This is a predicted structure of a 523-nucleotide part of an RNA (large-subunit ribosomal RNA, domain I) from Capsicum baccatum. Taxonomically the source falls in Capsicum (Eukaryota, Streptophytina, Euphyllophyta, Capsiceae).
[in-house]
Context: one part of a larger RNA
RNA sequence: GGCUUACGGUGGAUACCUAGGCACCCAGAGACGAGGAAGGGCGUAGUAAUCGAUGAAAUGCUUCGGGGAGUUGAAAAUAAGCAUAGAUCCAGAGAUUACCGAAUAGGGAAACCUUUUGAACUACUGCUGAAUCCAUGGGCAGGAAAGAGACAACCUAGCGAACUAAAAUAUCUUAGUAGCCAGAGGAAAAAAAAGAAAAAGUGAUUCCCAUAGUAGCGGCGAGCGAAAUGGGAGCAGCCUAAACCAUGAAAACGGAGUUGUGGGAGAGCAAUACAAGCGUCGUGAUGCUGGGCGAAGCAACCUGAAUGCUGCUCCUUAGAUGGCAAAAGUCUAGUAGCCAAAAGCAUCACUAGUUUACGCUCUGACCUGAGUAGCAUGGGGCACGUGGAAUCUCGUGUGAAUCAACAAGGACCACCUUGCAAGGCUAAAUACUCCUGGGUAACCAAUAGAAAAGUAGUACCAUGAGGGGAGGGUGAAAAGAACCCCCAUCGGGGAGUGAAAUAGAACAUGAAACCGUAAGCUC
Numbered sequence: 001g002g003c004u005u006a007c008g009g010u011g012g013a014u015a016c017c018u019a020g021g022c023a024c025c026c027a028g029a030g031a032c033g034a035g036g037a038a039g040g041g042c043g044u045a046g047u048a049a050u051c052g053a054u055g056a057a058a059u060g061c062u063u064c065g066g067g068g069a070g071u072u073g074a075a076a077a078u079a080a081g082c083a084u085a086g087a088u089c090c091a092g093a094g095a096u097u098a099c100c101g102a103a104u105a106g107g108g109a110a111a112c113c114u115u116u117u118g119a120a121c122u123a124c125u126g127c128u129g130a131a132u133c134c135a136u137g138g139g140c141a142g143g144a145a146a147g148a149g150a151c152a153a154c155c156u157a158g159c160g161a162a163c164u165a166a167a168a169u170a171u172c173u174u175a176g177u178a179g180c181c182a183g184a185g186g187a188a189a190a191a192a193a194a195g196a197a198a199a200a201g202u203g204a205u206u207c208c209c210a211u212a213g214u215a216g217c218g219g220c221g222a223g224c225g226a227a228a229u230g231g232g233a234g235c236a237g238c239c240u241a242a243a244c245c246a247u248g249a250a251a252a253c254g255g256a257g258u259u260g261u262g263g264g265a266g267a268g269c270a271a272u273a274c275a276a277g278c279g280u281c282g283u284g285a286u287g288c289u290g291g292g293c294g295a296a297g298c299a300a301c302c303u304g305a306a307u308g309c310u311g312c313u314c315c316u317u318a319g320a321u322g323g324c325a326a327a328a329g330u331c332u333a334g335u336a337g338c339c340a341a342a343a344g345c346a347u348c349a350c351u352a353g354u355u356u357a358c359g360c361u362c363u364g365a366c367c368u369g370a371g372u373a374g375c376a377u378g379g380g381g382c383a384c385g386u387g388g389a390a391u392c393u394c395g396u397g398u399g400a401a402u403c404a405a406c407a408a409g410g411a412c413c414a415c416c417u418u419g420c421a422a423g424g425c426u427a428a429a430u431a432c433u434c435c436u437g438g439g440u441a442a443c444c445a446a447u448a449g450a451a452a453a454g455u456a457g458u459a460c461c462a463u464g465a466g467g468g469g470a471g472g473g474u475g476a477a478a479a480g481a482a483c484c485c486c487c488a489u490c491g492g493g494g495a496g497u498g499a500a501a502u503a504g505a506a507c508a509u510g511a512a513a514c515c516g517u518a519a520g521c522u523c
Stems, first nucleotide, its partner, number of pairs: 001522009016473002020444002023440006029433002032149001039100002042055003046078002050074002052059001061094003065090002070082003105114003121147002124142005154185001155183002158180002169219001195202001206233005216224002237425003240369001244255002247252001260403001262368003266362004275356004282350008291339003297312003301308001314329001315319001321333003374398007384410001406419004460467002480507001483494004
């Protein structure tokens, strides 16, 4: 020096655990804001900082209910208090809510400065009255005064890529995706046929399944990719313009009217449901936001500790689950079941009231949405790349008919069939989850699961945009080691606690690498 064995050190793997996550389901909600939000900075406790709470009325105030013995947050200690004359705590309603921030008196390098103490701007109302007669612009005033800002995803509209695929690459694809931007709602959008069809029927929209990877489109390459129809979910229909009438100088408003077997208006005749819808205040019911009641086990033994074991019982509309010194239906919090609300909210029922309907006959001709439809040209969108390219839609130009009309049925024409454009509204079935409550798991268990089980978007890095950690476990209970000794401390030896201290805070288990001590063998 090497090897083996034993005992240690170091280290923190493994197994066990969970305080935190992850995925989804059901229900709710999708709230907020000029009455100043979201988000912040700064303060507030007798006692430093941090987090939570709170706002100069500051670790809280008032009130109304609940609850019933302790309490002054995490968080000890101490001081001083509060509390059965009901505190702390939980829920409803209210008050306060300094500064910045849409930030809004003016400014500004956010949380500050100045000041005449002002809600700036847009909207609204009123006044005033430029060039320029009317007007418009401008100016002034008013009012707690409508808007703004925020918002995870979902939705609609506008703008809109490239990497990539095509084994290169240009049409094409990625893709109307990502991204940017505007706007709205709890959903949005769409929607009551100028439909879709095909000789016979259907009857607004939306979503799902099939149709179907079909018909088609396509440097007919890569690829893209329907619809009718059938089966389901869910169902709901309405208002207006015009003709005519009335008022009026006009504008305007009221009545009437709203359709495709065309309808309405007009002329004539006849005549009126007691039904349906909406629904303020109030009353009642139900549910939510605190809660309450809630069955049934003892003894011996082992143990540090009983829920274990043995013996004999009991309850069950309750044998879900958590906790208690090991494994508990019967110890505890609960569970099944039942009960309950001063205040606030939601839904439903009743109710004052209010709104709404209808027939027949005749009549060419009054109305039935015009710079519209169509066409030309240039685009876009339709599964459809210009193609024979309909249908839909936009820019430019042109430009009808008007019910004996017009449009569509995939160029176009005829016939036939279907519909009635150029105005508008509309629940449900559908999409999503920043968030709240309840629940589930052949989901994770500290290099996993969220980046984050601890001061976590923290420490730290970066001029900045931005990047972004590590770090869990004493014990049943601190009983956290009085006292003595070595000793400056650190650390250690006794003593003591404890079931255990090789559980001593660098604390449960404690692998390997690595480092030692002792013994043996060997060179």